[in-house]
């Protein structure tokens, strides 16, 4: 002096992971089979379809209905999953010089 290591720097890139918005799916929806309660009440389990689809499929409230019997119904708010797209944060990756070690 070389390989190599370390550190700041100057520009490129923006893997992973986070977030925000908008979109698609699914309507947080229908169908069923059991259970349980009774206008101070309308519960809870299990199964199906429902998504180029993984999970989920409820919570709160209001108002009718039902005249005591097995049977609800309408409407308002609010997620999560999965996936595309812009934006944002971000580690990360390669490079070229300096300073150190060597």
């Nucleotide at each position: 002096a070389a390989a190599a290591a370390a550190g700041a720097u100057a520009a490129c890139u923006g893997a992973a992971g986070c977030c925000c918005u908008c979109g698609u799916a699914u309507a947080u929806g229908u169908c069923u089979g059991a259970u349980a309660a009774u206008a101070u009440g309308g519960u809870u389990c299990g199964g199906a379809c429902g998504u180029u689809u993984c999970u989920a499929c409820c919570a709160a409230g209001u108002c009718a209905c039902c005249g005591u019997g097995a049977a609800u119904g309408a409407c308002u708010u609010g997620u999560c999953u999965a996936u595309g797209a812009u934006g944002g944060c971000g580690u990360g990756g390669a490079u070229a010089g300096c300073u150190u070690u060597g």
The prediction has a mean pLDDT of 80.
A computed fold for a 102-nucleotide RNA from Sporosarcina luteola, annotated as Purine riboswitch aptamer.
The organism belongs to Sporosarcina, within Bacteria.
The sequence was found by an Rfam model in a public genome assembly.
Rfam family: Purine riboswitch aptamer. Its family is annotated with purine nucleobase biosynthetic process in the Gene Ontology. Rfam describes the family as follows. Riboswitches are metabolite binding domains within certain messenger RNAs that serve as precision sensors for their corresponding targets. Allosteric rearrangement of mRNA structure is mediated by ligand binding, and this results in modulation of gene expression. The literature on the family includes a 2004 paper in Nat Struct Mol Biol by Mandal and Breaker, "Adenine riboswitches and gene activation by disruption of a transcription terminator".